[in-house]
RNA sequence: UGCAAGUCGAACGAACGGACCGGAGCUUGCUCUGGCGAGUUAGUGGCGAACGGGUGAGUAACGCGUUGGUGACCUGCCCCGAAGAAAGGGAUAGCAACUGGAAACGGUUAUUAAUACCAUAUGUGGUUACGGUAGUUAGAGAACUGUAACUAAAGGAGAAAUCCGCUUCGGGAGGGGCCUGCGUCCCAUCAGCUAGUUGGUAAGGUAACGGCUUACCAAGGCGAUGACGGGUAGGGGACCUGAGAGGGUGACCCCCCACACUGGAACUGAAACACGGUCCAGACACCUACGGGUGGCAGCAGUAGGGAAUAUUGCUUAAUGGGCGAAAGCCUGAAGCAGCAACGCCGCGUGCACGAUGAAGGCCUUCGGGUUGUAAAGUGCUUUUUGAGGGGAUGAGGAAGGACAGUACCCUCAGAAUAAGCCUCGGCUAACUACGUGCCAGCAGCCGCGGUAAAACGUAGGAGGCGAGCGUUAUCCGGAUUUACUGGGCGUAAAGCGCGUGUAGGCGGUUGGGUAAGUUGGAUGUGAAAGCUCCUGGCUUAACUGGGAGAGGUCGUUCAAUACUGCCUGACUAGAGAAUGGGAGAGGGAGGUGGAAUUCCGGGUGUAGUGGUGAAAUGCGUAGAUAUCAGGAGGAACACCGGUGGCGAAGGCGGCUUCCUGGACCAAUACUGACGCUGAGGCGCGAAGGCGUGGGGAGCGAACAGGAUUAGAUACCCUGGUAGUCCACGCAGUAAACGUUGAUCACUAGGUGUAGCGGGUAUUGACCCCUGCUGUGCCGGAGUUAACGCAUUAAGUGAUCCGCCUGGGGAGUACGAUCGCAAGAUUAAAACUCAAAGGAAUUGACGGGGGCCCGCACAAGCGGUGGAGUAUGUGGUUUAAUUCGAUGCAACGCGAAGAACCUUACCAGGGCUUGACAUGUCCGGAAUCCCGGUGAAAGCUGGGAGUGCCUUCGGGAGCCGGAACACGGGUGGUGCAUGGCUGUCGUCAGCUCGUGUCGUGAGAUGUUGGGUUAAGUCCCGCAACGAGCGCAACCCUCGUCUUUAGUUGCCAGCAUUAAGUUGGGCACUCUAGAGAGACUGCCGGUGACAAACCGGAGGAAGGUGGGGAUGACGUCAAGUCAGCAUGCCCCUUACGCUCUGGGCGACACACGUACUACAAUGGUCGGGACAGAGGGCAGCGAACCUGCGAAGGCAAGCUAAUCCCAGCAAACUCGGCCUCAGUUCAGAUCGCAGGCUGCAACUCGCCUGCGUGAAGGAGGAAUCGCUAGUAAUCGCCGGUCAGAAUACGGCGGUGAUCCGUUCCCGGGCCUUGUACACACCGCCCGUCACACCAUGGAAGCUGGCCACGCCCGAAGUCGUUACCCUAAC
Repeated sequence: UGCAAGUCGAACGAACGGACCGGAGCUUGCUCUGGCGAGUUAGUGGCGAACGGGUGAGUAACGCGUUGGUGACCUGCCCCGAAGAAAGGGAUAGCAACUGGAAACGGUUAUUAAUACCAUAUGUGGUUACGGUAGUUAGAGAACUGUAACUAAAGGAGAAAUCCGCUUCGGGAGGGGCCUGCGUCCCAUCAGCUAGUUGGUAAGGUAACGGCUUACCAAGGCGAUGACGGGUAGGGGACCUGAGAGGGUGACCCCCCACACUGGAACUGAAACACGGUCCAGACACCUACGGGUGGCAGCAGUAGGGAAUAUUGCUUAAUGGGCGAAAGCCUGAAGCAGCAACGCCGCGUGCACGAUGAAGGCCUUCGGGUUGUAAAGUGCUUUUUGAGGGGAUGAGGAAGGACAGUACCCUCAGAAUAAGCCUCGGCUAACUACGUGCCAGCAGCCGCGGUAAAACGUAGGAGGCGAGCGUUAUCCGGAUUUACUGGGCGUAAAGCGCGUGUAGGCGGUUGGGUAAGUUGGAUGUGAAAGCUCCUGGCUUAACUGGGAGAGGUCGUUCAAUACUGCCUGACUAGAGAAUGGGAGAGGGAGGUGGAAUUCCGGGUGUAGUGGUGAAAUGCGUAGAUAUCAGGAGGAACACCGGUGGCGAAGGCGGCUUCCUGGACCAAUACUGACGCUGAGGCGCGAAGGCGUGGGGAGCGAACAGGAUUAGAUACCCUGGUAGUCCACGCAGUAAACGUUGAUCACUAGGUGUAGCGGGUAUUGACCCCUGCUGUGCCGGAGUUAACGCAUUAAGUGAUCCGCCUGGGGAGUACGAUCGCAAGAUUAAAACUCAAAGGAAUUGACGGGGGCCCGCACAAGCGGUGGAGUAUGUGGUUUAAUUCGAUGCAACGCGAAGAACCUUACCAGGGCUUGACAUGUCCGGAAUCCCGGUGAAAGCUGGGAGUGCCUUCGGGAGCCGGAACACGGGUGGUGCAUGGCUGUCGUCAGCUCGUGUCGUGAGAUGUUGGGUUAAGUCCCGCAACGAGCGCAACCCUCGUCUUUAGUUGCCAGCAUUAAGUUGGGCACUCUAGAGAGACUGCCGGUGACAAACCGGAGGAAGGUGGGGAUGACGUCAAGUCAGCAUGCCCCUUACGCUCUGGGCGACACACGUACUACAAUGGUCGGGACAGAGGGCAGCGAACCUGCGAAGGCAAGCUAAUCCCAGCAAACUCGGCCUCAGUUCAGAUCGCAGGCUGCAACUCGCCUGCGUGAAGGAGGAAUCGCUAGUAAUCGCCGGUCAGAAUACGGCGGUGAUCCGUUCCCGGGCCUUGUACACACCGCCCGUCACACCAUGGAAGCUGGCCACGCCCGAAGUCGUUACCCUAAC
């Protein structure tokens, strides 16, 4: 903005009026006029507009659903029946004139009709008043009837018949009003609500009952079976889900209700308090001449706004239905259709067959291949769909009439043509690779992925799922037995009220009779349709839809049954109670009384301390304490007995005694007759501490004070000490008030104590013994339990009732309420936050837990380190570089068994680029050697000499040079990608397995226990029996003996020499082969008749004889990519290779490991003595000579039991000197002069001689090694190596001390606790700082809702009063 409710001229007056018939005028086709008059319609009138259509704001209600009632009611139009419509009257709109206003809309006057309105007549009937009769029903005012009064009407069409209307009454159908049983959300942190409230009487009002309203009277009514209040919400049929029971929902369709801009109100009407009517108030919007008006899409479209989001301002009345009309017909955004949207459901397609060279391309690859994949291409075929052409409906019952629609459908033609996506691929969960990224970017439903090899991120290839869809998000149910009715729990996981008494309620013994409420069965009514299920039809199928049947209930009526429950009535005694007798008891209340002890007071004796502690101090004491003696005062508590003994409901109760009093138990057994059990609320009791009032106060003792301890010590310890503890009377009402186990009843193996009371046997009697009941403990079976455990005192099996629980935190907190003097108690949330919190048990690890045991672990010792100087390593610093690694023990004289160049990895500079090195291809040259130039060298460049080996004569091997490409190279990264090797716990005695057994399981047992050992060594025992890796032994070496063999070894005797030098010998030593020997074998003792230990004998050696090699399962992401190997990454004229020089050697410092000292147990000089084990040919190198010496020269011997290193090993011993000093100690540093190695000793080697002569006078805190040929001390040798040890590895010489296991450290076994498991270097609590989140408080400010009181008060309805006109109007 348009449309969605009009229609009837056959109710009425009036107006306009085509055609036709007349008349007049004339321009001859126009004007005027009369008649008839199809048709149109503003008004009056009738019917409709209360239906249809929309929405869900309100409503927790008789609103809805279901069941009944209405004898308490209404009903236009429709149907049936009965009776009627007589005779009259006055108005009014329209129209006309005048007139107000911008408009909307009016005003006055005149005139007019009706099916509009009114008085009268008639009264089949009806209504009211007063009566009567019969009787229905569950009950009742229904029905019938008499008298009196009152009370109706309209006409229209038609030629007529007749039809449509009108009035009254009765009945029907359909529709409605009202009443009613039952059902219908959350909060009790809403517990009391109510004055028209509840009832009565009367009146009014309504269609009708009724406090619906009013007056009066009475004081009722509702409520724990939830009133009142608050919150939320339209209800139902149904829909989603679920095995069901349930849970959630109330779109579309159907029924009911409510609403129509917000609030209020009535009018009209059969029906409204009325979506497209009226009035008032309000908000909003629009028009306006500013005076005033107009409007209501929660109708259909559509617009704006809001929003994550929701369609066309379409066609048609053809069908179905509705309104009006006699009808034709008109109206109908109801409806039928079309349009938009994959929003849902259903159906269909995007092709089918053949096709291997397994094409190309992509991706992966172990480089062979695999995969995409018969997939494509190609060949053949089909045409649903699509396009073109042709035909063409049903829907319309007898005529006309088709929006949909040229649609559905049919025929012909064309051509694989027009048609595939989305999600996922770590597990749940079907589907895997590559690259990129590198705790970044990102993913994520849960667990969780990502920190350089990501199937988890991103991309690609491939795969899986679904498919015109796919994935995400939101919501509901399910899984969830996780609110448990079906169908859970409460000892320790959340959960038993602190305990009793008892109200309501729930439940309740045996047995008759009655009843039939519950219960059960039959019949019947109803439970709308749609939906759902089954059967069966129609669209090609399906979705969709038609027909039939079924299901669906706390429903109504009725008949019947009577087991059980209920109710009524009768009986019983087994439950419960109860009279009698008896004993037990810290049961309760009140009074009296006793002794011990503490403290205090006065007195005596007596003197310097006492008290207290881990140790002290404060304190007390010469004003006389403590101690001690007798006396007195006062308060509190009651030793021994005393006991998993007793009593009590629990809290709790303890000297003795008196009084009052509760309960339980035992025995025998009159009596009552179910009187019982439990118990929401209620009431009572209720430790300690606390509060109030008044007493009391000895000891103890919060607070407080002082002394200690301590980093501090508002604590633990000590000295004091006030409340309190005690009494009386009140309050409070909580505890780990615990058996963490509610009460009652019944049932279900035992064993053994104990308390009370009985019975029996025996006995003179007691004890012992057997047995019953009640209580209280322990152990244990079935059973149960997640396990631990419980187990006739159940946590077993059942029954009844109550209380309580529903992840952790927030929080037993806030708010509210109740109680309290207060403290506080009871009741009791949410926001927010976490992915856990928790129980029981297991294996470890740990403990300033326990037991047992070991180790140079401590202790006892000896010698050191830490102080000095030097050497060496490290940190740090420096530097061009000071290469790299090792970092508590277990890095730091470590890798390095030896950096001047080399090594060398680092730095500076000069060079090379298939490379210094390997393999392959091609070309050239033998290889190789010599000489120049340049240069620091590497290298670059030039010249010359030289022609080899094998051959089947083709060539081949090796070497050198060149070319290109594969490659090569890297001490570049990652030891947290690895192999191998190594360290460490630790040479500690452990670590495991098979089978069996136990446990739901993790796991346990074995492996623990009693002994013993160095040992999980052995013995014994044992639900274990065996076995493996470790221990031990076997191996090497040293110690004794035998034997074999005697050279280079040895020499007793013989000979000889300077000398085992030589002859000789092999006895001895020795060498190196083979054997013997030692096994707790023997004796004694101890021990368990064991293992074993102690002692002894013999023996060279005695209890593993000494030493070595040997290192279990594992731990430390221990160490090493720089020894080697190796995955991945990175560099490629360089992070590769080469050369010269430098650096690894720096030096304010700090640390580790060593050497040498500080001296007299020494130094120095001289004399003298004794080893072992090693090494040697690019080697060891004798003798001799030279040199002070390092060393040099010459050179013998030796491939080594022969020679050499190596003449003396040193400490040692003898003698001399030194005489306590910075020295005749110590030797650093420096100077000079030399030697050696090496191409080369400047940076930067070692040695020698002379000179120089520093610190240092025994080392703070702390800390290391060592138990026997060990520590300590003394020298010797070797490897590495050209040279270069104070280091490292070996060798021998001299040669000590040790009560023991309390403590420190480390370790082993058993046990215990655990909130630890990255395992105590663990875990974890609180404050504070910063940032952020959520919530609270806050001076105040403001909104909403509810209640109550009061004031003003619109429209409207009712009443009343007053006036005018009319018969009415």
The RNA shown here (small-subunit ribosomal RNA) has 1369 nucleotides and comes from an uncultured organism. Its Rfam family is "Bacterial small subunit ribosomal RNA". Its family is annotated with ribosome and structural constituent of ribosome in the Gene Ontology.